[in-house]
Molecule: Bacterial RNase P class A
Organism: pig gut metagenome
């Protein structure tokens, strides 16, 4: 890198589904639900964290803008992504390989503790220069004259030294009173031109100035993308009470059809609350062969269907075995990323 995640029978549970059988059966106001037998199916590689992106849903939505948030080398690839997967630049490792949050510091703001003279600006030592002062050698008869050395002032000077992650482009050379990109030749930075490349860039070649320290997972500034909220989303059925039309003691509804006779309420809406049902698993699905691609993917044919609950199921006990069993339990769905895992196996490579 991948790949398994104790097995094996039996019994008795507990969630769906199929089939067959069903009784004016049972719960209930309704909607709707429950009850017998028999067969079969029943968690993960991470179902986790709930970090990211899609898909379904309701709501907003002319079009811009501010505010926020997230990304930030270049191609690809995807339903989409901050993901993957190929490339380039860096960093590390002897090496297979591994890591990178990899635009801007020449738009501005902030910051740099401690050290050290100075930190975005610089003259402590140190090195030359001058200039006068001391004391000393030499020299001269003698005013004076050299020399060096100490101190002290003015002045050059960023080559040494010492401090720091970091001291004004690095290094050898000319040069110079010591020095200094003040000059050269290599390196670096920079512009702009060729060549290669889809591109990042890699190669070379002219040119120029050494001016510009670091930090932007510090604010920021340029670029790109983001409407909100989520299955308890939504959807649809439909009690009691209330509420509004209509009728009704001149008798309405009902009492099996008419009549008598009894009898105070009936009927319609609306609305959508307890409560049912759906949403819910057939889907960017799974596997296997097979073409295109380095690959990440994509296409095509065949086969398959594999949990769907709502207070929430997967679970106990027997029996045998072994290597004595980790982390961990779905709750609309998928792509990933991250974390956690007793162990066992394969395969390649240093």
């Nucleotide at each position: 890198a991948g790949a398994c995640a104790g097995g094996u029978a039996a019994u008795c549970g507990c969630a769906g589904c199929u089939g067959c059988a069903a009784g004016u059966g049972c719960c209930g106001a309704a909607a709707g639900g429950c009850c017998g037998c028999a067969g079969g199916u029943g968690a993960g590689g991470a179902a986790a964290g709930u970090c990211c992106g899609g898909g379904c849903u309701u709501c907003a939505c002319a079009g811009g803008g501010c505010a926020g948030g997230a990304u930030g080398c270049c191609g690809g690839u995807u339903a989409a992504c901050g993901g993957c997967c190929g490339g380039u630049g860096g960093a590390g490792g002897u090496g297979a390989c591994u890591c990178c949050a990899a635009g801007g510091a020449a738009a501005g703001u902030g910051c740099a503790a401690c050290a050290g003279a100075a930190a975005u600006a610089a003259a402590c030592c140190g090195c030359c220069g001058c200039a006068g002062a001391u004391a000393c050698g030499g020299g001269g008869u003698g005013a004076c004259c050299c020399g060096g050395a100490u101190g002290u002032g003015c002045g050059g000077u960023a080559a040494g030294g010492g401090u720091g992650g970091a001291a004004a482009g690095g290094c050898g050379g000319u040069g110079u009173a010591a020095g200094a990109g003040a000059c050269c030749a290599c390196c670096g930075c920079u512009u702009c031109c060729c060549u290669g490349g889809u591109a990042a860039c890699a190669g070379g070649g002219a040119g120029g100035g050494c001016u510009c320290u670091g930090u932007a997972a510090a604010c920021c500034c340029c670029a790109u993308c983001c409407g909100a909220a989520g299955c308890a989303a939504g959807a649809c059925c439909g009690a009691a009470u209330a509420g509004a039309a209509g009728c009704g003691a001149u008798g309405a509804c009902g009492c099996g059809g008419c009549c008598c006779g009894c009898c105070a309420g009936c009927u319609u809406c609306a609305g959508g609350u307890u409560g049912g049902u759906u949403g819910c698993u057939u889907g960017a699905g799974a596997c296997g062969a097979u073409u295109g691609g380095c690959g990440a993917c994509a296409g095509u044919c065949g086969u398959u269907c594999u949990a769907g609950a709502u207070a929430g199921a997967u679970g106990a006990u027997u029996a045998c075995c072994c290597a004595c069993g980790a982390c961990a339990u779905a709750a609309c769905c998928c792509g990933g990323c991250u974390c956690a895992u007793c162990g066992u196996c394969u395969u390649g490579c240093u």